RNA sequence: GCCGGGUUAGCUCAGUGGCAGAGCCACCGACUUGUAAUCGGUAAACGUCGGUUCGAUUCCGGCACCCGGCU
Numbered sequence: 001g002c003c004g005g006g007u008u009a010g011c012u013c014a015g016u017g018g019c020a021g022a023g024c025c026a027c028c029g030a031c032u033u034g035u036a037a038u039c040g041g042u043a044a045a046c047g048u049c050g051g052u053u054c055g056a057u058u059c060c061g062g063c064a065c066c067c068g069g070c071u
Stems, first nucleotide, its partner, number of pairs: 001070007010024004018054001026042005047063005
């Protein structure tokens, strides 16, 4: 330099055009003499800038970062 893949919650991952989800973690509460476990609840995210579309996490392009391959 060229090619491919990836970027969603604090962490690990779903989500292929129509209100963004789960597990773990955190916080509050219940239970307990107390802790753990268990149960109920709460908070928390689409890398960035454009484009297409009535509507974009999703499709297209640029850029940034990460991973792999070729030279």
Molecule: transfer RNA
Organism: Actinomycetota bacterium